[in-house]
RNA sequence: GCCCUAUUAGCAUAGCGGUUAUUGCGCUCGCUUAGUAAGCGAGAGGUCGCCUGUUCGAAUCAGGCAUAGGGCU
Numbered sequence: 001g002c003c004c005u006a007u008u009a010g011c012a013u014a015g016c017g018g019u020u021a022u023u024g025c026g027c028u029c030g031c032u033u034a035g036u037a038a039g040c041g042a043g044a045g046g047u048c049g050c051c052u053g054u055u056c057g058a059a060u061c062a063g064g065c066a067u068a069g070g071g072c073u
Stems, first nucleotide, its partner, number of pairs: 001072007010025003018056001027043005049065005
């Protein structure tokens, strides 16, 4: 220098171009208990890495950039 893959909540993870972006752990509150843990219920937490484009509509498609991993020379 070229090619491939990945980037979604604190961590991990699902998501066919179309209603409010999913689940687990963690966190907060409540129930339960003599109390703790466990269990049950509720809740908070996301500019879907950044920019531009395509489209009536983009986490999803295209281009560029950034970061990480891998490959070729």